Record summary
Model confidence (mean pLDDT): 82 of 100. The part of an RNA shown here (large-subunit ribosomal RNA, domain II) has 720 nucleotides and comes from an Actinomycetota bacterium. The full RNA is in RNAcentral, with records from ENA. Taxonomically the source falls in Actinomycetota (Bacteria, Bacillati).
Context: one part of a larger RNA
RNA sequence: GCCGGCGAGUCAGCAGUACGUGGCAAGGUUAAGGCGUGUGCCGAAGCCGCAGCGAAAGCGAGUCUGAAUAGGGCGUCGAGUCGCGUGCUCUGGACCCGAAUCCGAGUGAUCUAUCCAUGGGCAGGGUGAAGCGAGGGUAAGACCUCGUGGAGGCCCGAACCCACCAAGGUUGAAAACUUGGGGGAUGACCUGUGGAUAGGGGUGAAAGGCCAAGCAAACUCGGUGAUAGCUGGUUCUCCCCGAAAUAGCUUUAGGGCUAGCGUUGUAUGUUUCGCCAUGGGGGUAGAGCACUGAUUGGGCUAGGGGGCCAACAAGCUUACUGACCCCAGUCAAACUCCGAAUCUCAUGGCUUUAGAAUACAGCAGUCAGACUGCGGGGGAUGAGCUUCGUAGUCGAAAGGGAAACAGCCCAGACCGCCAGCUAAGGCCCCUAAAUCCGAACUUAGUGGGAAACGAUGUGGAGUCGCCCAAACAGCCAGGAGGUUGGCUUAGAAGCAGCCAUCCUUGAAAGAGUGCGUAACAGCUCACUGGUCGAGUGAUUCUGCGCGGAAAAUGUAACGGGGCUCAAGUUCGGUGCCGAAGCUGCGGGAUUCUGUCAUGAGCUCGACCUGUACCUCUAGGGGUGCGGGUCCAGGCGACAGGAUCGGUAGGGGAGCGUCGAGCAGCCCUCGAAGCGGCGGCGUGAGCCAGCCGUGGAGGCUGCCCGAGUGCGAAUGCCGGC
Numbered sequence: 001g002c003c004g005g006c007g008a009g010u011c012a013g014c015a016g017u018a019c020g021u022g023g024c025a026a027g028g029u030u031a032a033g034g035c036g037u038g039u040g041c042c043g044a045a046g047c048c049g050c051a052g053c054g055a056a057a058g059c060g061a062g063u064c065u066g067a068a069u070a071g072g073g074c075g076u077c078g079a080g081u082c083g084c085g086u087g088c089u090c091u092g093g094a095c096c097c098g099a100a101u102c103c104g105a106g107u108g109a110u111c112u113a114u115c116c117a118u119g120g121g122c123a124g125g126g127u128g129a130a131g132c133g134a135g136g137g138u139a140a141g142a143c144c145u146c147g148u149g150g151a152g153g154c155c156c157g158a159a160c161c162c163a164c165c166a167a168g169g170u171u172g173a174a175a176a177c178u179u180g181g182g183g184g185a186u187g188a189c190c191u192g193u194g195g196a197u198a199g200g201g202g203u204g205a206a207a208g209g210c211c212a213a214g215c216a217a218a219c220u221c222g223g224u225g226a227u228a229g230c231u232g233g234u235u236c237u238c239c240c241c242g243a244a245a246u247a248g249c250u251u252u253a254g255g256g257c258u259a260g261c262g263u264u265g266u267a268u269g270u271u272u273c274g275c276c277a278u279g280g281g282g283g284u285a286g287a288g289c290a291c292u293g294a295u296u297g298g299g300c301u302a303g304g305g306g307g308c309c310a311a312c313a314a315g316c317u318u319a320c321u322g323a324c325c326c327c328a329g330u331c332a333a334a335c336u337c338c339g340a341a342u343c344u345c346a347u348g349g350c351u352u353u354a355g356a357a358u359a360c361a362g363c364a365g366u367c368a369g370a371c372u373g374c375g376g377g378g379g380a381u382g383a384g385c386u387u388c389g390u391a392g393u394c395g396a397a398a399g400g401g402a403a404a405c406a407g408c409c410c411a412g413a414c415c416g417c418c419a420g421c422u423a424a425g426g427c428c429c430c431u432a433a434a435u436c437c438g439a440a441c442u443u444a445g446u447g448g449g450a451a452a453c454g455a456u457g458u459g460g461a462g463u464c465g466c467c468c469a470a471a472c473a474g475c476c477a478g479g480a481g482g483u484u485g486g487c488u489u490a491g492a493a494g495c496a497g498c499c500a501u502c503c504u505u506g507a508a509a510g511a512g513u514g515c516g517u518a519a520c521a522g523c524u525c526a527c528u529g530g531u532c533g534a535g536u537g538a539u540u541c542u543g544c545g546c547g548g549a550a551a552a553u554g555u556a557a558c559g560g561g562g563c564u565c566a567a568g569u570u571c572g573g574u575g576c577c578g579a580a581g582c583u584g585c586g587g588g589a590u591u592c593u594g595u596c597a598u599g600a601g602c603u604c605g606a607c608c609u610g611u612a613c614c615u616c617u618a619g620g621g622g623u624g625c626g627g628g629u630c631c632a633g634g635c636g637a638c639a640g641g642a643u644c645g646g647u648a649g650g651g652g653a654g655c656g657u658c659g660a661g662c663a664g665c666c667c668u669c670g671a672a673g674c675g676g677c678g679g680c681g682u683g684a685g686c687c688a689g690c691c692g693u694g695g696a697g698g699c700u701g702c703c704c705g706a707g708u709g710c711g712a713a714u715g716c717c718g719g720c
Stems, first nucleotide, its partner, number of pairs: 001720006011092003015089010027048003033042003052059002062074004095233002098230001102223006113197009122187001124156003127152001131148006160184003164181005199215001201211003236654006246259005260366002262363007270354001271356001274350008286338001287336002292332003296328004303321002305318004369394010399410003414587004419583003425577003428561003434574001436573006447563001453547002457544010474531005480504003485499003510525001514523002588644009601635003605630011655709001657706003661702006673693005678687003
């Protein structure tokens, strides 16, 4: 890992509540217990209901409050109760598995920590303390020298002990090792054996270390199925409906409670939604400056500053500032003289009958939302950001398109069909359908990624100049004189700089456009003539293009091929393709409406009546089989309308397993089980019949009871 088996909403409580069903009913019912076997009979204590209100005394269809006869609160206007079944709740382990914990009683010092008792071990080499002896020395000493001696948590280094470094090992040879180096090695040394200390305790040269491979409180068993607002898992089928990710509160934020939104039942019966009309509400968008503030320029001018004058007072003046006012121009979420669209309330009308609305009752789930468009706040007018409002989609939605792609576009899948029409999007090939028609643009593979900004790209539409009295461009020629203008300067002559910028000649020529010189010179331009002979400039708006443009495996920024009067772009047009949309045909289910029903079914009920049997108080009653009339409730049949995506979740109907009761049936002429063939049902599933295996039980109908359905739980056990 696979296969097989096991594996999770149970049980109890005459608890609570609701619904279904049944008995009795203003009543209903027993409990313990008894009799003793009949799911029987007793047993009235008790409980619920039949009256409430008040804290109570108490009063009573009323009562409490209150001064009240007012007002108000709670009541009154009759349905309960006892079983059974189901949903949910409560109390219990309470759907199952899962902690780390806490406590109790015991077991451990064969590992290890420390201690006690008693034993054992330490090759070899080195150093050479005290003391002592001899000699020297001294007054005697001290002291010196030589010897002797053999001290030391002394030195080097095996055994032994340790574990500092490196490499290897890391599913190891090993749950801590190996190899090579390293430290201690007569000591606070190492070690054998026996013994002591025990869990909030020991022991600790102290690391929270060690106390049997696990210690910030050992291990075993017990309390114990601790608790787990947390994670995981939770087993057959079909049918109908179908959410939420919000508000308020919460030691609350990944939990809860109430409301909102779902479902089921009952009631009301169109009250709902939509549209129209009428009458109200409002202060947003926009706009505006009348208020509150902000704000640019000008005018006017009070006040202030400066200057002149001045003993004071006054006066004059000002390229300073400047309130108010005037003119022109602006801004605002917390401004408004104004002011929509949408929205919203009420009333009336119309359309609509939809899984509309509302109330009550049972049962929920939801409280992490996501993106997109629009309107805002925060942020940087960042974010696949965050937070509100509003609409949509996803969530819980499949199908077609967007190459692929929850949230975008189209469109909501009951089932079947080798039928048709369309949506979005497409129609050269991959690839279904136009190499379709008309007109234009683009040359950049733009299309098929990007800005400010830049540019004689190119198309369209304007406006303003010049131009056959000759424009624009090119070419030929002129471009002069006063004058080197004045100043400045070493110099300044058109051309460093400052000032002025005239006059003359002339077709024209600046007191000079640029280059240049130290300064001149020189080249050139403006301007003019000639030559040539038809358009030439400036500017605005606009379509499509160009540059701006750098990234990491490999083209890689059209899905690919490939595409240029297009297979690109724009405008117009005609066709076609294209989905689970719509239509057609066939079928199913749910629901509503209508019809049917005893002669075409079954059943509940009422009445009349025939017959057989039983009973009897002789009227009748019961049961079985019939007939007639009525009711139209249920199952059902037919026709028509609508509906049938679905997570959490609500509701409904079924299949299957094991067992019990009653009735019926099969089986050694072969039960169950297993293998195979064949068939039936919408499904869970089932089986007429047959073959093989097997060798003793099994099935059907009704009803009842559950250890009742497995793919997942790092599930448990077994096999491979």